The prediction has a mean pLDDT of 81.
A computed fold for a 73-nucleotide RNA from Anaerolinea thermolimosa, annotated as transfer RNA.
The RNAcentral record of the sequence draws on ENA and Rfam.
The organism belongs to Anaerolinea, within Bacteria.
Rfam family: tRNA. About the family: Transfer RNA (tRNA) molecules are approximately 80 nucleotides in length.

[in-house]
RNA sequence: GCCCUCAUAGCUCAGUAGGUAGAGCGUGCCCUUGGUAAGGGCAAGGUCAUGGGUUCGAAUCCCAUUGGGGGCU
Numbered sequence: 001g002c003c004c005u006c007a008u009a010g011c012u013c014a015g016u017a018g019g020u021a022g023a024g025c026g027u028g029c030c031c032u033u034g035g036u037a038a039g040g041g042c043a044a045g046g047u048c049a050u051g052g053g054u055u056c057g058a059a060u061c062c063c064a065u066u067g068g069g070g071g072c073u
Stems, first nucleotide, its partner, number of pairs: 001072007010025004019056001027043005049065005
């Protein structure tokens, strides 16, 4: 220098033939208990790495950039 891949909640990750953004763990409150643990319910929490483009509509498609990982010369 070139190519591939990844970036989504505090953490680990789902979510692709474009159509309101999810799970588990964690956190808060509640139920249950004489009190814990376990179990159950509810809730908060995300400008989907950044900036553009296409589209009625983008986490998803296209381009560039940034960062992580891998490969080639």